[in-house]
RNA sequence: GCCCGCGUAGGCCAACAGGUGAGGCCACCGUCCUUAUAAGACGGCGAUUGCGGGUUCAAAUCCCGCCGCGGGUA
Numbered sequence: 001g002c003c004c005g006c007g008u009a010g011g012c013c014a015a016c017a018g019g020u021g022a023g024g025c026c027a028c029c030g031u032c033c034u035u036a037u038a039a040g041a042c043g044g045c046g047a048u049u050g051c052g053g054g055u056u057c058a059a060a061u062c063c064c065g066c067c068g069c070g071g072g073u074a
Stems, first nucleotide, its partner, number of pairs: 001073007010026004019057001028044005050066005
């Protein structure tokens, strides 16, 4: 250089051939329980989905260009 895959909340992952308000677990916060802590119960908070464009009525999802990570290749 070329080829392939990935980049979604503080962390780890979903979202099935574009369509409902982007969801789950952990963490965090509050209340209950306890002498107290942990565990447990209930509730709550947070991502315009790496960046910029394009297609479309509609894009995390398709297309293009960058950036970053991993793998392969002479």